[in-house]
Molecule: transfer RNA
Organism: Candidatus Woesearchaeota archaeon
């Protein structure tokens, strides 16, 4: 230096192919139930989807640049 992957809720992840109002489980919060607790049950909060700029009526999704992390390759020794 040159190529690929990855980046979404506290935690693990889907969703991207085919753009159309952002999802799961776990974990948190209140309740019911128990002398308590857990465990079951109902209910709710939590992310403008790594930044940043562009297509578009609409952008997590398309396309451009950065950043961070991961692997291969080249140099150099």
């Nucleotide at each position: 230096c040159g190529g690929c992957g990855c980046a979404u809720a506290g935690u693990u992840c889907a969703g991207u192919u085919u753009g159309g109002u952002a999802g799961a489980a776990c974990g948190c919060u209140u309740g019911c139930u128990u002398u308590g607790g857990g465990a079951g049950c109902a209910a709710g909060a939590g992310g403008u989807c790594g930044c940043a700029a562009g297509u578009u009526c609409a952008a997590a999704u398309c396309c451009u640049g950065c950043u961070g992390c991961g692997c291969c390759g080249a140099c150099c020794a």